[in-house]
């Protein structure tokens, strides 16, 4: 330098044109308990890497850029 894959809450990830879900973590003078770090219930938290374009509408499609991994030279 070139090819390919990926970038989504604190972490691991799903989703795929119609206002983003899960698990873990966190919080709770909630339920339970003699009590609780256990169990259950509820809640908070995401400019969907950045900038343009297409579209009535973009996390999703197109272009460029950045970053990470991998392969080739």
């Nucleotide at each position: 330098g070139g090819g390919c894959u990926g970038g989504u809450g604190g972490c691991u990830u799903a989703g795929u044109g119609g206002u983003a879900g899960a698990g873990c973590a966190u919080c709770u003078a909630g339920u339970c308990u003699a009590g609780a770090u256990a169990a259950c219930a509820g809640a908070u938290g995401g400019u969907c890497c950045c900038a343009g374009g297409u579209u009535u509408g973009a996390u999703u499609c197109c272009u460029g850029g950045c970053c990470a991994g991998u392969c080739c030279a």
The RNA shown here (transfer RNA) has 73 nucleotides and comes from Sphaerobolus stellatus SS14.
Lineage of the source: Eukaryota > Agaricomycotina > Sphaerobolaceae > Sphaerobolus > Sphaerobolus stellatus.
It is recorded under the gene name tRNA-Ser-AGA-17-1.
The RNAcentral record of the sequence draws on ENA, GtRNAdb and Rfam.